[in-house]
RNA sequence: GCUGGAAUAGCUCAGCAGGUAGAGCACUUCACUCGUAAUGAAGGGGUCGCCAGUUCGAAUCUGGUUUCCAGCU
Repeated sequence: GCUGGAAUAGCUCAGCAGGUAGAGCACUUCACUCGUAAUGAAGGGGUCGCCAGUUCGAAUCUGGUUUCCAGCU
């Protein structure tokens, strides 16, 4: 230098034939208990790496770019 893959909640990841974003764990509150743990219920938290384009509408499609991983030269 070239090719492919990954980037989404605090963490691990789903969601990719376009239609206003989810799970588990963690966190907060409540119930239960003499108390803690466990269990149950409720809740908060993400402009989907960044910048543009296409579209009525983009996490999803297109281009560029940043970081990481693998391969080739």
Background: RNAcentral holds the sequence, with entries from ENA. A computed fold for a 73-nucleotide RNA from a Lachnospiraceae bacterium, annotated as transfer RNA. Taxonomically the source falls in Lachnospiraceae (Bacteria, Bacillati, Clostridia, Lachnospirales). It matches the Rfam family "tRNA".